Glycine riboswitch aptamer from a marine eukaryotic metagenome, 96 nucleotides, folded computationally.
RNA sequence: GUGACUCUGGAAAGCAGACGGCAUGUGCUGUCUCACCGAAGGAGAAAGCUAGCUUUAUUUAGCGAGUGAAUCUCUCAGGUAACCCGACAGAGGGGG
Numbered sequence: 001g002u003g004a005c006u007c008u009g010g011a012a013a014g015c016a017g018a019c020g021g022c023a024u025g026u027g028c029u030g031u032c033u034c035a036c037c038g039a040a041g042g043a044g045a046a047a048g049c050u051a052g053c054u055u056u057a058u059u060u061a062g063c064g065a066g067u068g069a070a071u072c073u074c075u076c077a078g079g080u081a082a083c084c085c086g087a088c089a090g091a092g093g094g095g096g
Stems, first nucleotide, its partner, number of pairs: 005092005014034001016033007035080003041076001042074003048067003052063003
């Protein structure tokens, strides 16, 4: 330094509607519909680089391919009162 573990902090967006089930404590839960969020996870690929083909006096110019990151983009998944989760950050003991 890295990964795991423990503690702490940690944003955004609907307490949405309809139809059921279990309860009867006005709650829990399933399916569907519309509207949203980006920070579990997942996916995309810019410059550059790599070799190939054509081309040029010349790594000159062009073509497609591969590789190529994020807190960017997508919104599959996940989420939209609180709780839970949560990228990321701080602290910590031990092991390799």
It matches the Rfam family "Glycine riboswitch aptamer". Rfam's curators write: This family represents the bacterial glycine riboswitch. The family is grouped with related families in Rfam's "Glycine riboswitch clan".